A computed fold for a 350-nucleotide part of an RNA from an uncultured bacterium, annotated as small-subunit ribosomal RNA, central domain. The RNAcentral record of the full RNA draws on ENA. Rfam family: Bacterial small subunit ribosomal RNA. The prediction has a mean pLDDT of 83.
Context: one part of a larger RNA
């Protein structure tokens, strides 16, 4: 390699857009490059296979075929290919309609922590398993009133909703992106996937300058313990927030790669949607697609358990696995301002 594989056993890149390959709807002619087929040469001998014969068998001899293929020529034409011509279902556009915490920039609202004034008001607040540091008579905690600042937006909400994924939740406005439904008006295969390649990409860290209310690594103190560099208390810097520029990794999880096709059904949820079907005129229900959850047949699955959102049948492209440690190290290379990322081994050992 081949073959068997990737939901939990080693394996699906974190996600997307995409050059190049690699695959790829229906019709109709042409082609004859693969593809199938005669015919010829060639393919030394020995060998190899197959039949058959000789040494008693066999090894061993010998004889006849035959052996991939490659070159030329002549046919076939269903399938791939290529070329022309046409179609509409695949893909897009286009008209009418929905639905949304999608994105990205500006500006606003309350509601609580916190602080700061000031009034009332007086001895204790805080904390815990119990306590103690803490804070408070220089007037704390509560309470009331005005005021500052910074985050994060109660209730709605919800196996509800958008987005590739990360991820997105107070209002209003700009600016924009996708998606679904219905017609079927228009293009005509224009697709699918995608090594490299490019974007994007939680938190944490990183740079420049700003902000800093609450929280809170680190470090401080007080408790717990034989110890306690924790857990549990009182504090608290860095971050945490905004700009600019990095960084690229999570259990980036559905532990499940993309598209499309095709295989019983049962009650559910979102937002459409014909019929004008009931009509309580608020709506319901029946139908049809798209989305998200549930039980479960068939088949599958080592099981668990999946199961029209498949782990089922079957095709496409790609990625990745090949015992366990050593190791996601170690050299090297690219990348990073660093931290470190991507790539990624062997000795040796069980």
């Nucleotide at each position: 390699u081949u073959g068997g594989g990737c939901g939990u056993a080693a394996a699906g890149c974190g996600a997307g857009c995409g050059c190049a390959g690699g695959c790829g709807g229906u019709u109709u002619g042409a082609u004859a490059a693969g593809u199938c087929u005669g015919a010829a040469g060639u393919u030394a001998a020995a060998g190899g296979c197959u039949g058959u014969g000789g040494c008693u068998c066999a090894a061993c001899c010998a004889u006849a075929g035959u052996u991939c293929g490659c070159u030329u020529u002549g046919g076939a034409a269903a399938c791939u290919g290529u070329c022309a011509a046409a179609c509409u279902u695949g893909a897009g556009u286009g008209c009418a309609g929905a639905a949304g915490g999608g994105g990205a920039g500006a500006g606003u609202g309350g509601a609580a922590u916190u602080c700061c004034a000031u009034g009332u008001g007086u001895a204790g607040c805080g904390g815990u398993g119990a306590a103690a540091u803490g804070c408070g008579u220089a007037g704390a905690u509560a309470u009331a009133u005005g005021g500052a600042g910074g985050a994060a937006c109660c209730c709605c909400g919800g196996u509800g909703g958008c987005g590739a994924a990360a991820g997105c939740g107070g209002c209003u406005c700009u600016c924009u992106g996708g998606u679904c439904u219905g017609u079927a008006a228009c293009u005509g295969a224009c697709g699918c996937u995608g090594a490299g390649g490019c974007u994007c990409g939680a938190a944490a860290g990183c740079c420049u300058g700003g902000g800093g209310a609450g929280c809170a690594a680190a470090c401080a103190g007080g408790a717990u313990u034989a110890g306690a560099u924790a857990c549990c208390c009182u504090g608290g810097u860095a971050g945490u927030c905004c700009c600019c520029c990095c960084c690229c990794u999570a259990a980036a999880c559905g532990a499940u790669g993309u598209g499309g096709a095709c295989u019983a059904g049962g009650a559910g949820g979102u937002g459409g949607u014909a019929u004008g079907c009931u009509u309580u005129u608020c709506a319901g229900g029946a139908u049809u697609g798209a989305c998200u959850g549930c039980c479960g047949c068939a088949g599958c699955u080592a099981a668990c358990g999946c199961a029209u959102u498949a782990a089922g049948u079957a095709c496409u492209c790609c990625g990745c696995c090949u015992g366990g440690g050593g190791a996601g190290u170690a050299c090297g290379a690219c990348c990073g301002c660093a931290a470190g990322g991507u790539u990624g081994a062997a000795a040796c050992u069980c």